RNA sequence: GGGUGUGUAGCUCAGCGGUAGAGCAAUGGACUUUUAAUCCAGUGGUCAUAGGUUCGAUCCCUUUUACACCUA
Numbered sequence: 001g002g003g004u005g006u007g008u009a010g011c012u013c014a015g016c017g018g019u020a021g022a023g024c025a026a027u028g029g030a031c032u033u034u035u036a037a038u039c040c041a042g043u044g045g046u047c048a049u050a051g052g053u054u055c056g057a058u059c060c061c062u063u064u065u066a067c068a069c070c071u072a
Stems, first nucleotide, its partner, number of pairs: 001071007010024004018055001027041004048064001050062003
C1' cells in the first nucleotide's frame, strides 16, 4: 500500500428496516443491631463520525476515524 472485521449503558455483549435491551457494576428501598448476602425498584444511550436511500435507519449504501486481523 491492498483487503476483511469490529465500534451500541461504567464493563461484557444482544438487537438482520417499525418506540434500543440483557447480565454485571453503580444508585435508592426492604430485610438485618451493623455489614455482607438476598429481594424489589427505577436511573443511566447524540447506537464511532458525516452524508445518502426510505414514510421510517443501530440495521441498507458511501465518506472519515480508532482498533484488530490477513496479505504484499
Predicted 3D model of a 72-nucleotide RNA (transfer RNA) from Chloropicon sp. RCC4434. The sequence is in RNAcentral, with records from ENA. The coordinates come from a structure-prediction model, not an experiment, and the mean pLDDT is 81. Its Rfam family is "tRNA". Rfam links the family to the GO term triplet codon-amino acid adaptor activity.